[in-house]
RNA sequence: CUCUUAUCGAGAGCAGGCGGAGGGACUGGCCCGAUGAAGCCCGGCAACCAACACCGCGCUUGACCAUAGCGGGGUGUCAGGUGCUAAAUCCUGCGAAGCCCAUGGCGCUUCGGGAGAUGAGAG
Numbered sequence: 001c002u003c004u005u006a007u008c009g010a011g012a013g014c015a016g017g018c019g020g021a022g023g024g025a026c027u028g029g030c031c032c033g034a035u036g037a038a039g040c041c042c043g044g045c046a047a048c049c050a051a052c053a054c055c056g057c058g059c060u061u062g063a064c065c066a067u068a069g070c071g072g073g074g075u076g077u078c079a080g081g082u083g084c085u086a087a088a089u090c091c092u093g094c095g096a097a098g099c100c101c102a103u104g105g106c107g108c109u110u111c112g113g114g115a116g117a118u119g120a121g122a123g
Base pairs, nucleotide, nucleotide: 001123002122003121004120005119006118007117008116013042016041017040018039022032023031024030026093028091029090043085044084045083047082048081049080051077052076053075054074055073057071058070059069060068089115094112095111096110097109098108099107101105
């Protein structure tokens, strides 16, 4: 970098330190920012993976029970690997249906898709 798959309305500093003007992926909006952006450190959160505990389920060994092993599920703990820590992924971009206004189309709602982000796995 590409592919597969799951998730994306929950949670986390409104007096922490350094830093100094930008940031919210991109488009169009709309926002955040010198009452201090990005970034780094610290703190925090707990989505995925891992670990641990408990409770069901299935399979195997076994004459039976018990026990043991394996697989998978649920709940909880933890914070090791990632990750996250304004606003729904802030809304939106493509298509469909419905509604309003009146034929320009914009606006609204719902559904699907696209794009993106993160985890896990593969190349």